[in-house]
Molecule: Fluoride riboswitch aptamer (crcB RNA motif)
Organism: Phycisphaerae bacterium
RNA sequence: AAUGCGCACGGUGAUGGAGUUCACCGUGAACCGCCCCUCGGCCUGGGGCUGAUGACUCCUACGCAAGC
Numbered sequence: 001a002a003u004g005c006g007c008a009c010g011g012u013g014a015u016g017g018a019g020u021u022c023a024c025c026g027u028g029a030a031c032c033g034c035c036c037c038u039c040g041g042c043c044u045g046g047g048g049c050u051g052a053u054g055a056c057u058c059c060u061a062c063g064c065a066a067g068c
Stems, first nucleotide, its partner, number of pairs: 009026005016059006033049005
């Protein structure tokens, strides 16, 4: 110095914020949704669809329905 392990810290998990928890990554990283068509295949291009969570809870925004 590289690599591995443990702890701590930081970051990430398709749209905002917070708490708890899980996973991943250590800056050349983790991460950057799904379906159909196009193509031998991938990519590219075109069309369509779900969700403010990785998961749970709450808040905010948006959408639907009902009541006053």